[in-house]
Context: one part of a larger RNA
Molecule: small-subunit ribosomal RNA, 3' major domain
Organism: metagenome
RNA sequence: UGACGGGGACCCGCACAAGCGGUGGAGCAUGUGGUUUAAUUCGAAGCAACGCGAAGAACCUUACCAAGUCUUGACAUCCCGGUGACCGGACAGUAAUGUGUCCUUUUCUUCGGAACACCGGUGACAGGUGGUGCAUGGUUGUCGUCAGCUCGUGCCGUGAGGUGUCGGCUUAAGUGCCAUAACGAGCGCAACCCUUCUCCCCAGUUGCCAUCGGGUAAUGCCGGGCCCUCUGGGGACACUGCCAUCGUAAGAUGCGAGGAAGGUGGGGAUGACGUCAAAUCAGCACGGCCCUUACGUCCGGGGCCACACACGUGUUACAAUGGGGGGUACAGAGGGCCGCUGUCCGGUGACGGUCGGCCAAUCCCUAAAACCCCUCUCAGUUCGGACUGGAGUCUGCAACCCGACUCCACGAAGCUGGAUUCGCUAGUAAUCGCGCAUCAGCCAUGGCGCGGUGAAUACGUUCCCGGGCCUUGUACA
Numbered sequence: 001u002g003a004c005g006g007g008g009a010c011c012c013g014c015a016c017a018a019g020c021g022g023u024g025g026a027g028c029a030u031g032u033g034g035u036u037u038a039a040u041u042c043g044a045a046g047c048a049a050c051g052c053g054a055a056g057a058a059c060c061u062u063a064c065c066a067a068g069u070c071u072u073g074a075c076a077u078c079c080c081g082g083u084g085a086c087c088g089g090a091c092a093g094u095a096a097u098g099u100g101u102c103c104u105u106u107u108c109u110u111c112g113g114a115a116c117a118c119c120g121g122u123g124a125c126a127g128g129u130g131g132u133g134c135a136u137g138g139u140u141g142u143c144g145u146c147a148g149c150u151c152g153u154g155c156c157g158u159g160a161g162g163u164g165u166c167g168g169c170u171u172a173a174g175u176g177c178c179a180u181a182a183c184g185a186g187c188g189c190a191a192c193c194c195u196u197c198u199c200c201c202c203a204g205u206u207g208c209c210a211u212c213g214g215g216u217a218a219u220g221c222c223g224g225g226c227c228c229u230c231u232g233g234g235g236a237c238a239c240u241g242c243c244a245u246c247g248u249a250a251g252a253u254g255c256g257a258g259g260a261a262g263g264u265g266g267g268g269a270u271g272a273c274g275u276c277a278a279a280u281c282a283g284c285a286c287g288g289c290c291c292u293u294a295c296g297u298c299c300g301g302g303g304c305c306a307c308a309c310a311c312g313u314g315u316u317a318c319a320a321u322g323g324g325g326g327g328u329a330c331a332g333a334g335g336g337c338c339g340c341u342g343u344c345c346g347g348u349g350a351c352g353g354u355c356g357g358c359c360a361a362u363c364c365c366u367a368a369a370a371c372c373c374c375u376c377u378c379a380g381u382u383c384g385g386a387c388u389g390g391a392g393u394c395u396g397c398a399a400c401c402c403g404a405c406u407c408c409a410c411g412a413a414g415c416u417g418g419a420u421u422c423g424c425u426a427g428u429a430a431u432c433g434c435g436c437a438u439c440a441g442c443c444a445u446g447g448c449g450c451g452g453u454g455a456a457u458a459c460g461u462u463c464c465c466g467g468g469c470c471u472u473g474u475a476c477a
Base pairs, nucleotide, nucleotide: 001477002476003474004473005472007471008470010468011467012466013465015461016460019424020423021422022421026316027315028314029313030312031311032310033309034307035306042053043052064302065301068298070296073125077124078123079121080120081119082118083117084116088103089102090101091100092099106115107114108113127291128290130289132287136285137284138280139279140278141276143274148187149186150185151184152183153182154163155162156161167178168177169176193268194267195266196265198236199235200234201233202232203231204230207226208225212223213222214221239262242256243254244253245252246251318417322376323375324374325373326372327371334365335364336363339358340357341356342355344353345352346351383414388409389408390407391406392405393404394403430453431452432451433450434449435448436447
């Protein structure tokens, strides 16, 4: 100087407390351990691994396994020789790739050849998701959006180092004010950026009978118009600015005014010096090591989906604030041509067919809880839907291992879950549906967004956890 203390002082955080809803019990989904296996590819490991890499494992992917091919190679450059093509199509053949046959088929030219492509040869080389994240770059997690981490000059100390950065008050903040052997400065904080909330201006192929006219069974449907809504470009607005009280000041308090909004208005992006030899050689790059008729490469099949068991994360429930049937209303944000699909017809349905719309503020995908009426009356039930049988639909070369969805039948466990443990302070929790990426299809109950309905509680900081600052002890560095 740090680190540590079941030392002290001060302060903060859904850290506790006060509340609401969960986890742990059941079924299922998914990840992991273990076991099994020819293989169940690899990585991730307290917080910070475990719905994680994977925003899509039937083939492919795929790296794994058993079997079958190839050896200058599936891919790149160079050299030599040959051909005139290559590409594409058809046939034969194989489990399949490889293989064989046929058809079609260049350009320039000084006619020497050149370009390009393929085939054959030769080696230089290619290739490796082989090992090392403890050789590395790059990227990322975490403490933590915590308020800290440093420097120049000066001063103090023999020196390591200190001071500044301490003290008082204040703040979300090393944010400020005052004081001061310090005076200044940098990286962080804040602001500048995006979005949301209010108003104004500009613009109008969405919106409106607001206004005028026409028309319909009805509808901005049509003419017409930019008032309003909205869209998207510019601007204004919030600064403790004003008032009162307290304070030297910074600032604090106020069911104070004004205002759409009040003290950082809400949300996002933004992550200092560093810590964990943290993670990643399998995203990529890269050093040295290793393989080179195989640890490379191609192909059909299997596996990654196994199952005495254990754990994590979710989902559906156990019901009446509910289940079922009928009627009826209201979003936002996105996406759409190998696409999104309206009407009509067929089917109980998944879906199929037909005629149309839209390259989209123009057409389509497009709500559910809620509300109204009827029914069920506390029961393992008209709760719950696993599992199983049968019949189908769709995608795809192909749904046996191993897809989703539909209909009929069957109807399991489960009656609120021990110790424990998690999230959340407001348009939040809870609850309800909708969209997107990946994607032929989908094991999505996941991830990322969007809106609808919409609470309870916070006395307080003694205690648990984490953090900041000052101080004290130390046999630790």